[in-house]
Context: one part of a larger RNA
RNA sequence: GGUCCACGGUGGAUGCCCUGGCACUGGAGCCGAUGAAGGACGCGCUUACCUGCGAUAAGCCCCGACGAGCCGGAAAGAGGCGUUGACUCGGGGAUCUCCGAAUGGGGAAACCCACCCGCCGUGAGGCGGGUAUCCCGCAAGGGAAGGGAACCUGGGGAACUGAAACAUCUCAGUACCCAGAGGAACAAAAAGAGACAUCGAUUCCCUGAGUAGCGGCGAGCGAAACGGGAUCAGCCCAAACCGGAGGGUUCACCCUCCGGGGUUGUAGGGCCCAUCAAAGUGAUUCAAGACCCCUACCUGAACCUGCUGGAAUGGCAGGACCACAGAGGGCGAGCGUCCCGUAGGGAAAAGGCGUCUUGGCAGGAUGGGUACCUGAGUAGGUCGUUGUUCGUGGAACGAUGACUGAAUCCGCGCGGACCACCGCGCAAGGCUACAUACUCCCAGUGACCGAUAGCGCACAGUACCGUGAGGGAACGGUGAAAAGAACCCCGGAAGGGGAGUGAAAGAGAACCUGAACCCGUGGACUU
Numbered sequence: 001g002g003u004c005c006a007c008g009g010u011g012g013a014u015g016c017c018c019u020g021g022c023a024c025u026g027g028a029g030c031c032g033a034u035g036a037a038g039g040a041c042g043c044g045c046u047u048a049c050c051u052g053c054g055a056u057a058a059g060c061c062c063c064g065a066c067g068a069g070c071c072g073g074a075a076a077g078a079g080g081c082g083u084u085g086a087c088u089c090g091g092g093g094a095u096c097u098c099c100g101a102a103u104g105g106g107g108a109a110a111c112c113c114a115c116c117c118g119c120c121g122u123g124a125g126g127c128g129g130g131u132a133u134c135c136c137g138c139a140a141g142g143g144a145a146g147g148g149a150a151c152c153u154g155g156g157g158a159a160c161u162g163a164a165a166c167a168u169c170u171c172a173g174u175a176c177c178c179a180g181a182g183g184a185a186c187a188a189a190a191a192g193a194g195a196c197a198u199c200g201a202u203u204c205c206c207u208g209a210g211u212a213g214c215g216g217c218g219a220g221c222g223a224a225a226c227g228g229g230a231u232c233a234g235c236c237c238a239a240a241c242c243g244g245a246g247g248g249u250u251c252a253c254c255c256u257c258c259g260g261g262g263u264u265g266u267a268g269g270g271c272c273c274a275u276c277a278a279a280g281u282g283a284u285u286c287a288a289g290a291c292c293c294c295u296a297c298c299u300g301a302a303c304c305u306g307c308u309g310g311a312a313u314g315g316c317a318g319g320a321c322c323a324c325a326g327a328g329g330g331c332g333a334g335c336g337u338c339c340c341g342u343a344g345g346g347a348a349a350a351g352g353c354g355u356c357u358u359g360g361c362a363g364g365a366u367g368g369g370u371a372c373c374u375g376a377g378u379a380g381g382u383c384g385u386u387g388u389u390c391g392u393g394g395a396a397c398g399a400u401g402a403c404u405g406a407a408u409c410c411g412c413g414c415g416g417a418c419c420a421c422c423g424c425g426c427a428a429g430g431c432u433a434c435a436u437a438c439u440c441c442c443a444g445u446g447a448c449c450g451a452u453a454g455c456g457c458a459c460a461g462u463a464c465c466g467u468g469a470g471g472g473a474a475c476g477g478u479g480a481a482a483a484g485a486a487c488c489c490c491g492g493a494a495g496g497g498g499a500g501u502g503a504a505a506g507a508g509a510a511c512c513u514g515a516a517c518c519c520g521u522g523g524a525c526u527u
Base pairs, nucleotide, nucleotide: 001526002525003524004523005522006521007520008519009518015512016477017476020449021448022446023445024444025443026442027441028439029438030147031146038099039098040097041054042053043052045077046076049073050072060093061092062091063090064089065088069081070080071079104113105112106111114131115130116129117128118127119126120125133144134143135142136141151182152180153179154178155177156176162169166216192199193198203230204229205228206227213221214220234431235430236429237375241260242259243258244257245256246255247254248253265409267374268373269372270370271369272368273367274366275365276364281362282361286359287358288357289356290355291354293352294351295350297346298345299344303319304318305317306316307315308314320337321336322326328340329339330338380404381403382402383401384400385399386398387397390416411426412425413424414423415422464471465470484511487498488497489496490495
């Protein structure tokens, strides 16, 4: 030095555990000048942090629930509160410093400096209210702004990559930037789709279909209708014409505003004539009422004994019960009947969602004639682009930057160049629930994780790093209960030995279990 045996140290694997996470399902879904989101600074008898709150400061008032305790996490001392109902829970209200859209002006956020009005004070001064910008409006007055995880719409818009290089192409209208909206958004009541038959707003799913197609016809990209489902809902203007007001006026007229009228494609409406009708309908809003649900809760069956043990819910022994309840959690080991609960049943002074009823409000039809109206820098064209499966192609259709530029129902658009025939529709105004997307939030449930896992975080956006934008950890477990070791001894202490607690201290706070690596002490054998 090695191997083995025994006993330790170190270390923190493993097992067990869960106040944390993950996923799905259901619910719910906006906040803000009445000052948000997010913060700074304060507020406690003593208070560093967290939580709560705001100079009325771990709180104030009212209503409801509960019913014996309470003064947060969080001990302790001191002092209090509570059956005249505290604490706690739910609803409503009051207060709510300063910063922050931040809004009197400024500013290096949480600070500095003003003006006006009112009240109080002899006065210095104090208290209260107001004073930003933009839009609509004559004014009175009203609105906007800023924030929000993902989802949504619009305006902009890459590259790596793939094509085995690369330029068209692809990645991809993706990432990203910006604007805006809402609990959803968008879309939406045919100038549609289709095929010679028809369907009848939109959205979403399945299918059609990796089809038809597009494509250096490479890589690759990639529909639609039909069909089956989810859901279901339709409306309002502009115009003709009529009435009123105001203005212009070469008064025969024109313009503006308001009210009526009217909304369509088998055309519809206006005007004139004729005829009929009082019932049915409505998505929004308001009022009242009813019901259901949400935001606290209430009620809720049934077991005991002996032995073992620190402890019984286990085992053995003895005898029972409930069950619309044998989900789950807790309690000193494994409890249907010990506790909280569970099935079932019940409940709201206050606030809120939804549904329904009633009222308010809105809201007709037919025939004939007439030819007054039916969305113009629009449709269409040319050039340049773009969307769609469509990369210029035979390239329609939709959109539109430039230049042009109609028709008016005997009209206009479309059916994939174009023409004819034949069909389909009515552009150039607007609104519209539901079915759909998402998950910051609430609840429930897991052949989801169990501390190198599961969110980055069971402890935290902390410590730490960075000038900054930003990056970003590790760290859980005594015990049933602190009963957390009085007292004695060694030591300056740390640490240890007794004593004591405990079932256990080889559970002693560096605390459950305590593997390996690594390091020792003693012994055996061996070189």